Context: one part of a larger RNA
Molecule: small-subunit ribosomal RNA, 3' major domain
Organism: metagenome
Order: sequence, then structure tokens, then C1' cells
RNA sequence: UGACGGGGGCCCGCACAAGCGGAGGAGCAUGUGGCUCAAUUCGACGCAACGCGAAGAACCUUACCAGGACUUGACAUGCAGCUGCACGUCCAGCGAAAGUUGGAUUCCUUCGAGGGUGCUGCACAGGUGCUGCAUGGCUGUCGUCAGUUCGUGCCGUGAGGUGUUGGGUUAAGUCCCGCAACGAACGCAACCCCUGUGUUUAGUUGCCACCGCCGCAAGGCGAGCACUCUAAACAGACUGCCUCUACAAAACAGGAGGAAGGUGGGGACGACGUCAAGUCAGUAUGGCCCUUACGUCCUGGGCUGCACACGUGCUACAAUGGCCGGCACAGAGGGAAGCAAUACCGCGAGGUGGAGCAAAUCCUGAAAACCGGCCCCAGUUCGGAUUGAAGGCUGAAACUCGCCUUCAUGAAGCCGGAUUCGCUAGUAAUGGCGCAUCAGCUACGGCGCCGUGAAUACGUUCCCGGGCCUUCUACA
Repeated sequence: UGACGGGGGCCCGCACAAGCGGAGGAGCAUGUGGCUCAAUUCGACGCAACGCGAAGAACCUUACCAGGACUUGACAUGCAGCUGCACGUCCAGCGAAAGUUGGAUUCCUUCGAGGGUGCUGCACAGGUGCUGCAUGGCUGUCGUCAGUUCGUGCCGUGAGGUGUUGGGUUAAGUCCCGCAACGAACGCAACCCCUGUGUUUAGUUGCCACCGCCGCAAGGCGAGCACUCUAAACAGACUGCCUCUACAAAACAGGAGGAAGGUGGGGACGACGUCAAGUCAGUAUGGCCCUUACGUCCUGGGCUGCACACGUGCUACAAUGGCCGGCACAGAGGGAAGCAAUACCGCGAGGUGGAGCAAAUCCUGAAAACCGGCCCCAGUUCGGAUUGAAGGCUGAAACUCGCCUUCAUGAAGCCGGAUUCGCUAGUAAUGGCGCAUCAGCUACGGCGCCGUGAAUACGUUCCCGGGCCUUCUACA
């Protein structure tokens, strides 16, 4: 100087407390361990691995396994030689395919040679082989915590200290005051984006108040840009104003006005560093290793295997409910090998067909709540696993191993031990909708969007994590 203490003081955080809802029990989905296997490819392992890389494993992907094949190679550049003219396409044989054998057809040209391609050979290619403890880059984490340092000066023999400590204050090393310090840098904040109010401009594909025409009406056409909206610019919030408290300061509390008040709400943004944290399997890259194989191609299998254990979720155990009927209101997105209306067929998944739309125009497009009826507390009209049968869709192909529909079947489950998680407001809880990946889909995942919409916080003694000061010491 740091680190540590079941030392002290001060302070903060859904850390506890106060509440609301879950997990841990059940079934299923998914990831992991283990076991099994020819292979069940690899990585990730407290927080910070385990719905993680994977925003799509039937083939492909694919890295794994079995078998069949190739060796200048699936891919790049160069050299030399042979030369053929091709490459390709077609036919035939073998084959599961990859491939291989034979045959047929057959280049351009400025006629110097060249280009392209084939064969042979050589350099080389190639490697998801190893090392993340050789690395770059990127990322997680402490932590959006308020810290981390520097120049000069001063103090100390020196390591170092001071500044950065102290008194207040703040979300904040935020600001004020004081002080052998005076300044400065990276962080904080602000500048950026979205959202909440208004003004101006603009008015189609958006809007429809007034007016005209048509129509029983819904609405359509015209006219219009008021309103909504769209999208650009601007205004607006700064403790600016008032009162109180404080030291007169920073600031705190209350109030006015205001759409909004003290960081308005949300996002992006992550200091010096820590964990030899993660990644050589995104890519890059040193070294090592393989080179008729640890490279390459193909067929099939595996990654989906199941006594079991754990994590994360979904669905439930019901009456604030289930079923049937009626009916109203979104936002943000997506659409050309696409989205697809009206219509028709089918109980349905779906099919036929194709108007319109490269989109404020057309399509997707539609909810749960609510109203009425039935159920009457039961393993049930709860719950839907499992299984049987018949179908639909995608795709060469659904056996291993896809999703969906209908009929039948109806399992466990009556609210979950110890323990444990999330959340402070448009939040939790709850309801649906969309998107990426994608032929299809194991999505109940992820990322977004809107609807309905709470309870509680006395407080900081305790648990956990963190910040500042101080102190002890067996530690470095």
C1' cells in the first nucleotide's frame, strides 16, 4: 500500500421486511448429467454452464459411426510436359449412391500463338485435428457499481502520501464549504433514439366535421384538409418562480402554473481493472500434428437412444371455472419461388380457384374480457397424458425421426416437504397477436406488440451483494 475479520461508523440495492405470483409434488416439452451404444459429434460447469453456441438435426445441415469410393484432390494459384479438342450432352454395362468402364456427338480464333478444358508430373491445396495456459478480435462478470488515475507542487531516507481525506448534499468523486494543494483525464451527467403536450409545414394510398349527388340503410362518388394520423422542423422542464428549513452555500421539503417537476418514463451507452473467465467449432492467427489420410465424395445410421438425477418452461388440478351460442374494441410486423380476398367442396386439418397487392392502397386480420344458456362440486361436461383407427400438409423421401385434423380412448393430478425465484406501476399477474430462422417442423423456446390491470414498502435489527472512512493482524 492492499487484502481479510462471525472489528467499528456512515450509506445503497426487490438485499431483507411488507405484499402479489410462481418453482420444488403431477403429466408433457426442452437442455444437462449419468447410463447405453458401431456412433449416441463438439463446446459451455457456482453466481456469470444446463429452452446456452443451435434465429429451425428426417436427407442436407453434420463435425460422429458402418460400409462403398477418390488421391494435385470438393476448392485456389503457379510451372513443365502430353497433347486430345473440348467442357457438356446422349446411350449402354456395373452400382444403394458416389463413382467407374465403353461408345456416340462435338470449341473459338487475327492461323504467330493464345484462351478455355482434359491427362501426367511437380510446387501445393485441404484438416470442425491439438493448444483460448502462445494470440488477435469479440463477449460474459463484478456493475450503470461510483469509482480509477495523471501533471506540477508539497510532505516522507524510502515504499508511498497529499490531491480523492474532512463538514454537508446527491442517483452519482453530483455539487457546495473547508483544507498544501492547484489543475487535468477516463468514468457520472448531458449531447443520440423512442415515448408523453403543443405549434408550423405538408395532405396521398391517410382522414370524413361541414356541403352536393346516389342509396331504405351500411356505405359509395364528388368536394374538402377541420379532426385523427403520417413525418420533418420547432417550442416546452431550467429547481426557472413562491414559501419554509439549512450556514449565507450546495441542497432538502412544500406549493403555484403546467401535458409533463425535480434524472418525466424507456432504450442505446459499461471507466481503470478482476476472473490465465468464455470462444483455435464464426472468422483470423503462432506453434505442433495428418498428407492414397486426421483430406474429399456418397449410401445408410446417429446427434431423437433410457433404470435414473437436476435445471428451465408449458398444461393443469377447476365454479373469479368448463362447454355452447351471440357479439365489440388493438398495436407492431410480414408479403413475389410470396401474401392471398369473394366463391365452391370438406365435420375438420385442408383442397379447387384466383380478384387484388412489390404495399398508409391489397392480403394476412381474427382475439381474451362482456351478454345469454347448460353444468352443481364429482377425479366430474375438471384435466388432458397415453393408445387405437381414419385422414390432411410439406418434401425425391415422414420406419428409425415431422406437424396438423377427426372419431374413439381417457392416465397422473384435488394446490405441492425442506428449501427457493421474480416483481415497486402501466410494473407484477393475466389475455391474445406478430416476426426471425424456415420446404415442413417437434416453438410450450427467443425477440417484439398491444388489451385488461393490482397489492405492498413500518423500516434497515437481521440474510446477500456493494461503496466510503477507520481499526486490528497470523496474510501478500